[in-house]
Context: one part of a larger RNA
RNA sequence: GAUGAACGCUAGCGGGAGGCCUAACACAUGCAAGCCGAGCGGUAUUUAUUCUUCGGAAUAGAGAGAGCGGCGUACGGGUGCGUAACACGUGUGCAACCUGCCUUUAUCCGGGAGAUAGCCCUCCGAAAGGGGGAUUAAUAUUCCAUAAUAUAUUAAUUGGCAUCAAUUGAUAUUGAAAGCUCCGGCGGAUAGAGAUGGGCACGCGCAAGAUUAGAUAGUUGGUGAGGUAACGGCUCACCAAGUCUGCGAUCUUUAGGGGGCCUGAGAGGGUGAUCCCCCACACUGGUACUGAGACACGGACCAGACUCCUACGGGAGGCAGCAGUGAGGAAUAUUGGACAAUGGGUGCAAGCCUGAUCCAGCCAUCCCGCGUGAAGGAUUAAGGUCCUAUGGAUUGUAAACUUCUUUUAUACAGGGAUAAACCUCUCCUCGUGAGGAGAGCUGAAGGUACUGUAUGAAUAAGCACCGGCUAACUCCGUGCCAGCAGCCGCGGUAAUACGGAGGGUGCAAGCGUUAUCC
Numbered sequence: 001g002a003u004g005a006a007c008g009c010u011a012g013c014g015g016g017a018g019g020c021c022u023a024a025c026a027c028a029u030g031c032a033a034g035c036c037g038a039g040c041g042g043u044a045u046u047u048a049u050u051c052u053u054c055g056g057a058a059u060a061g062a063g064a065g066a067g068c069g070g071c072g073u074a075c076g077g078g079u080g081c082g083u084a085a086c087a088c089g090u091g092u093g094c095a096a097c098c099u100g101c102c103u104u105u106a107u108c109c110g111g112g113a114g115a116u117a118g119c120c121c122u123c124c125g126a127a128a129g130g131g132g133g134a135u136u137a138a139u140a141u142u143c144c145a146u147a148a149u150a151u152a153u154u155a156a157u158u159g160g161c162a163u164c165a166a167u168u169g170a171u172a173u174u175g176a177a178a179g180c181u182c183c184g185g186c187g188g189a190u191a192g193a194g195a196u197g198g199g200c201a202c203g204c205g206c207a208a209g210a211u212u213a214g215a216u217a218g219u220u221g222g223u224g225a226g227g228u229a230a231c232g233g234c235u236c237a238c239c240a241a242g243u244c245u246g247c248g249a250u251c252u253u254u255a256g257g258g259g260g261c262c263u264g265a266g267a268g269g270g271u272g273a274u275c276c277c278c279c280a281c282a283c284u285g286g287u288a289c290u291g292a293g294a295c296a297c298g299g300a301c302c303a304g305a306c307u308c309c310u311a312c313g314g315g316a317g318g319c320a321g322c323a324g325u326g327a328g329g330a331a332u333a334u335u336g337g338a339c340a341a342u343g344g345g346u347g348c349a350a351g352c353c354u355g356a357u358c359c360a361g362c363c364a365u366c367c368c369g370c371g372u373g374a375a376g377g378a379u380u381a382a383g384g385u386c387c388u389a390u391g392g393a394u395u396g397u398a399a400a401c402u403u404c405u406u407u408u409a410u411a412c413a414g415g416g417a418u419a420a421a422c423c424u425c426u427c428c429u430c431g432u433g434a435g436g437a438g439a440g441c442u443g444a445a446g447g448u449a450c451u452g453u454a455u456g457a458a459u460a461a462g463c464a465c466c467g468g469c470u471a472a473c474u475c476c477g478u479g480c481c482a483g484c485a486g487c488c489g490c491g492g493u494a495a496u497a498c499g500g501a502g503g504g505u506g507c508a509a510g511c512g513u514u515a516u517c518c
Base pairs, nucleotide, nucleotide: 001517002516003515005514006513007512008511009510012370013369014368015367016366017365018363019362020328025326026325027324029323030322031321034071035070036069039068040067045062046061047060048059049058050057051056078281079280080279088205089204090203091202092201093200094199097198098197102194103193104192105191106190107189108188110144111143112142113141120133121132122131123130124129150173151172152171153170154169155168156167157166158165159164179186180185207253208252209251214244215243216242219241220240221239222238223237224236225235226234256278257277258276259275260271261270262269263268283304284303285302286301287300306317307316308315309314334360336359337358338357342356343354344353345352346351373404374403375402376401383395384394385393386392387391409455410454411453412452413451414450423440424439425438426437427436428435429434430433462507463506464505465504466503467488468487469486473502474501475500476499477498483490484489
């Protein structure tokens, strides 16, 4: 000098930031991922009209919840367990790869079929849930047609970096689609290109220990096959016996990495909280399914530990999301408001959802700013303290007193800056979707910030130190006791070093102490 700090004493305000470093310990409760009726069948309910035997029925309209279907749930948010590794950083390569939504180019969207959830009936179960029957729809499923630069074989040309790549042909095989509509549009299929996001490989860099010296059988390489989006012992069969290592293999310990942050003139040393990028993880271990993308925090299955419900037969759960609770600890906050803005999901849109986010609450935890008054005022008052003591010094212009100011405080009044977009309507320009102009509408924070008026010095100072280092000295008490102490060291009867007082010094809403780093 610094800190995500803690502790002691003290404490007026504002702005900005930060806030479980310990038990990746266990979690009550609420919320954190939904949206779409312009994909589909359709119901509870309800409105109107007509009929009515007054029970109700028919027609037309609106229509919650649930269900099928689509997109999202792989983002956003959390944590740092594991990991010494191509995890990360940096620089390359992929003639070895994928990419939903988005942009763009070209072409196409023809004809059928059978189911199934829901609804209805019924059965089992305490529940969670499950079985059976009948029936129905789709942008769900499926068949046929047509098509491609798809797949295989092959010809020619061009190019290169070994395998090869590109272009143009031929033959064979496989092989697409979906409708809705308010008529404006919104969608669907195939192929190409782009963008974005990922995957893989490699060079270099990246902690400690030799009181760890040998390690390794899918091990190292080859051939073939399988698998993958893709290369590869990635996996398998066979063959060979290799491969790494004193430039530290293997083993052990510790650890998420980086941008950065602290310190320092620098070189270095230390560190990896907040914010950003990457990685890993989601009660513990394992597995795959779906999907463009996961081996998936608020999905599934299996095993385990733990907790809970039970009719004892069987079931349910996962805060390292936001709050919050217990425990641990020196120690770390509210079971708050709003989707107004930014962003995300979905939807044609209106909108809905969003503990992301924006705000507020708590905490002197840190940084910055402001205030606790200003000017005058000497009988240099009283009191305190000290001395060479009828006196003097100091506290001290300090107070009283006079004049002034009102930051702040309190009261009242004004005040919508940040907000203009989205959306609705009108108009203009180009032309079919954008841009611009005008009007209307929308603010959680918030009656906040800010401004004005009134009142009145009114509401506001402490902490540590005073032997040297180190700024600041005297008296009293104590008497190697009580005690102090960062180091040197003080204290045994005149202690500037202990305790108190007066005075002083330093910093100041803080001041000291402790811990850690330079």